Predicted 3D model of a 368-nucleotide RNA (Bacterial RNase P class A) from a marine sediment metagenome. Its mean pLDDT, the model's own confidence on a scale to 100, is 76. Rfam family: Bacterial RNase P class A. Its family is annotated with ribonuclease P activity, tRNA processing and dimeric ribonuclease P complex in the Gene Ontology. Rfam classes the family as a ribozyme. The model forms 95% of the base pairs in the Rfam consensus.

């Protein structure tokens, strides 16, 4: 110097006016275990992140449904462990990739079955045969060698992302796993390994090219919807239901304010008058809704430190701390003093994880 991985920081420091959470407390009122006011009273003390984001996945936690069991539908998909759970991790295998530390990998099944395989090519899959190569008949030619034809062939050419095992040597007219040796591959055993899976050794001339993040098959997982979840207090008005009391005047009655007429209030026919319609009191209790209030709300798969245990993620044990919690929703403003001049970006029901965004630093293992 150039790389790789794994951790941590996220301007600092000080005064100062300001928001909001809790806790304690003066004095004062009030409807009084509590509520407002007092410079929204003093003190005191806690106030955004490694992603708070995206909302992609797994849990908690709430309501809702549920006997098992299956279908549909969706996920995952090399072993083994971790965890509440997970598509996450972590270690390990194969497989590519770097001189190397490392880094990437949806990595089951193409011998149920269906479906694609552009374009180029004979042929993209029941196989096949352009240019060759071959040996035989025949035709020409002295030969060399040309042609035709009906075979033989798949070794070279030439398409292509991919062409029916690869090399090499025997064979053969001329080729062919036709034979033979090595690799490749398939069964078979057998060793190590928990196991994926590796290595050996035996054996078959060797069969069906590719694609399953096409459909499919195969194992395995999953109920649904979300804190506007979902509990609890419980105002007016207007409606349910109930109970007491009041109710002008005559009638008329079944002897019940039950019925009729008159009268009195009130409402609508734009006002008025007059006529027509329509209703009929006060208290009080009881359930059900809204308005608003409270709970859910942050003490938790919680953080830190020591110790074991394990290779490790991670688990146990013991000490220790409490570290937002709002609901028009706080976490900011000024000043000063220094640096390296400060990215990305703000909680909203709680964790775990991934993916995205990011100026600069700082520290460690390791490779070259």
């Nucleotide at each position: 110097g150039a790389g790789u991985c794994g951790g941590c920081c996220a301007g600092a420091c000080a005064g100062u006016c300001g928001c909001u959470g809790u806790g304690c407390u003066a004095c004062g009122g009030c409807u009084a275990u509590g509520c407002c006011g007092u410079u929204c009273g003093g003190c005191a003390u806690g106030g955004a992140g490694g992603a708070a984001a995206g909302u992609c996945c797994g849990g908690g936690c709430u309501c809702c449904a549920c006997a098992g069991g299956g279908c549909a539908g969706g996920g995952u998909g090399c072993c083994a462990g971790g965890u509440a759970a997970c598509g996450c991790c972590u270690g390990g295998g194969g497989g590519g990739c770097g001189c190397g530390a490392g880094c990437c990998u949806a990595c089951g099944g193409a011998a149920a079955g269906u479906g694609c395989c552009a374009c180029a090519g004979a042929a993209a899959a029941u196989a096949u045969a352009c240019c060759g190569c071959c040996a035989u008949a025949c035709c020409g030619g002295c030969a060399a060698c040309g042609g035709u034809a009906g075979g033989g062939u798949a070794a070279g050419g030439g398409u292509g992302a991919a062409a029916u095992g690869g090399u090499g040597c025997g064979g053969u007219a001329a080729g062919a796993g036709c034979g033979c040796a090595c690799c490749g591959c398939g069964c078979c055993g057998g060793u190590g390994g928990c196991a994926a899976c590796a290595c050996c050794g035996g054996u078959g001339g060797c069969a069906g090219g590719g694609u399953a993040a096409a459909c499919c098959c195969c194992a395995c997982c999953c109920g649904g919807a979300g804190c506007a979840a979902g509990a609890c207090c419980a105002a007016a008005u207007a409606g349910g239901g109930g109970a007491a009391c009041a109710g002008g005047c005559g009638g008329c009655u079944u002897c019940g304010a039950g019925c009729c007429g008159c009268g009195g209030c009130g409402u609508g026919c734009g006002g008025c008058c007059c006529g027509c319609a329509u209703g009929c009191g006060u208290u009080c209790c009881c359930g059900g809704g809204u308005a608003g209030g409270u709970c859910g709300c942050u003490u938790g798969a919680g953080g830190u430190g020591c110790g074991c245990g394990g290779u490790g993620a991670c688990g146990c044990g013991c000490a220790u701390c409490c570290c937002a919690g709002a609901u028009g929703a706080a976490u900011g403003g000024c000043u000063g003093u220094c640096c390296c001049c400060g990215a990305c970006a703000g909680a909203a029901c709680c964790c775990g994880g991934c993916u995205u965004a990011c100026a600069g630093g700082c520290c460690g293992g390791c490779u070259c």